Annotation: c-di-GMP-I riboswitch aptamer from Thiocystis minor, 86 nucleotides, folded computationally. The coordinates come from a structure-prediction model, not an experiment, and the mean pLDDT is 81. The source organism's lineage runs through Bacteria, Pseudomonadati, Pseudomonadota, Chromatiales and Thiocystis. The model forms 100% of the base pairs in the Rfam consensus.
[in-house]
RNA sequence: CGAUGAAAGAGCCAAACCUGUCGUAAGGCAGGGACGGAAUGUCACGGAUCCUGAGCGAACCGCUCCAGGAAAGCCGGACUGCCGAC
Numbered sequence: 001c002g003a004u005g006a007a008a009g010a011g012c013c014a015a016a017c018c019u020g021u022c023g024u025a026a027g028g029c030a031g032g033g034a035c036g037g038a039a040u041g042u043c044a045c046g047g048a049u050c051c052u053g054a055g056c057g058a059a060c061c062g063c064u065c066c067a068g069g070a071a072a073g074c075c076g077g078a079c080u081g082c083c084g085a086c
Base pairs, nucleotide, nucleotide: 002086005083012037013036017032018031019030020029021028022027035073041079042078043077045076046075047074049070050069051068052067053065054064055063056062
């Protein structure tokens, strides 16, 4: 450097749920807690999803997007990175 995630070690992150707090909401943050993770590190670029708003509609539901937001632990993509059999 390439391929790869066998074994091992060192550490790392933290789902559900609970509490507090912020937000109309999706959800964020902090603490507790571990289902899991070798990219469960970073980026909303494509698809899908969720919330709000607007429009259509008699209307719950539903459909649409000229809008704003959430989510990287849904699937792709881009960038970066620890250890190591070969």